[in-house]
RNA sequence: GGCCCUGUGGUCUAGUGGUUAUGACGUUCCCUUGACGUGGGAGAGAUCCCCGGUUCGAUCCCGGGCAGGGCCA
Numbered sequence: 001g002g003c004c005c006u007g008u009g010g011u012c013u014a015g016u017g018g019u020u021a022u023g024a025c026g027u028u029c030c031c032u033u034g035a036c037g038u039g040g041g042a043g044a045g046a047u048c049c050c051c052g053g054u055u056c057g058a059u060c061c062c063g064g065g066c067a068g069g070g071c072c073a
Base pairs, nucleotide, nucleotide: 001072002071003070004069005068006067007066010025011024012023018056027043028042029041030040031039049065050064051063052062053061
């Protein structure tokens, strides 16, 4: 330098055009315990990497960038 893949709460992740973006772990509060842990309940936490385009409508499709990974040279 060329090609390919990936980018979503703190971490990992579901979602393949349509009303309020899914779950687990973590975290906060409450119950349970003498206490801790386990268990049960409730809550907070996301500009869906950035810019532009297509569309009535984009996390999703298209183009360009940025970051990470892989292959070739």
A computed fold for a 73-nucleotide RNA from a Candidatus Pacearchaeota archaeon, annotated as transfer RNA. The coordinates come from a structure-prediction model, not an experiment, and the mean pLDDT is 82. Rfam family: tRNA.